The prediction has a mean pLDDT of 81. Transfer RNA from Schistocerca americana, 72 nucleotides, folded computationally. Rfam family: tRNA. Rfam classes the family as a transfer RNA. Gene Ontology term of the family: triplet codon-amino acid adaptor activity.
RNA sequence: GCCAACGUGGCGUAGUGGUUAACGCACCUGCCUAGGAAGCAAGAGGCCCGGGUUCGAUUCCCGGCCUUGGUA
Numbered sequence: 001g002c003c004a005a006c007g008u009g010g011c012g013u014a015g016u017g018g019u020u021a022a023c024g025c026a027c028c029u030g031c032c033u034a035g036g037a038a039g040c041a042a043g044a045g046g047c048c049c050g051g052g053u054u055c056g057a058u059u060c061c062c063g064g065c066c067u068u069g070g071u072a
Base pairs, nucleotide, nucleotide: 001071002070003069004068005067007065010025011024012023013022018055027043029041030040031039048064049063050062051061052060
C1' cells in the first nucleotide's frame, strides 16, 4: 500500500429502522455496622466524526479517523 472486521457511560459486553438504549463491575448518596467489608435502596454517566436515505437512523448507505487481524 491492499483486504477484512470493530468503534455503544470509567471498564467489559448486549441491542433493535419506532422515542424510558439494557446488563455486570466500578463510582456517588442514604440505610445497616462500634467502624469497615458484604448486603439493601436510590442516583449520575454513553451510541467515534461528517454527509446521505427515510415520516423517523445508535441501527441502513457513502466518506473520514482510530484500533485489530491478514497479505507482500